Transfer RNA from Lacticaseibacillus daqingensis, 73 nucleotides, folded computationally. The sequence was found in a public genome assembly. Lineage of the source: Bacteria > Bacillati > Bacillota > Lactobacillales > Lacticaseibacillus. Its Rfam family is "tRNA". Its mean pLDDT, the model's own confidence on a scale to 100, is 82.

[in-house]
């Protein structure tokens, strides 16, 4: 220094022909209960690692760029 792969809720991920940003878990509230935990019902929480750029439209395609894994030198 060169090549690939990874970055999305507090965690662990899903979302690849471009149009709805969601899942378990975990927080929080009600209700069950003398309480607790189990059940169940609702809730909050994200500028999809940064900037840009191409589209009527970008987690998604370019392009720079961080961070972390690898592999080559």
């Nucleotide at each position: 220094g060169g090549g690939u792969c990874u970055g999305u809720a507090g965690c662990u991920c899903a979302g690849u022909u471009g149009g709805g940003a969601g899942a378990g878990c975990g927080c929080c509230u009600g209700c069950u209960u003398c309480g607790c935990a189990u059940g169940u019902a609702g809730g909050a929480g994200g500028u999809c690692g940064a900037c840009a750029g191409u589209u009527c439209g970008a987690a998604u395609c370019u392009g720079u760029u961080c961070a972390g894994a690898u592999c080559c030198a």